[in-house]
RNA sequence: UGUUGAAAAAGCUAAACCUAUUGUGAAAUAGGGACAGAAAGUUAUGGGUCUUUUAUGAAAGAUAGCCAAACUGCCACA
Repeated sequence: UGUUGAAAAAGCUAAACCUAUUGUGAAAUAGGGACAGAAAGUUAUGGGUCUUUUAUGAAAGAUAGCCAAACUGCCACA
């Protein structure tokens, strides 16, 4: 530098659900809680899905734990 890997070690994140708050909403934040994860770290760039407005077109948002891509990264092996 690159590839592979939850086999080991040190760790990390936190699904559903509950409570509170914010938002028209999808949903988000905090606390509890663990389904799971080798990037479940960051980014809305391209798709997909969802929400609002609309007859349609189109626009504005949400989703990174939907897929792809970009940037960064612990340990072990080679």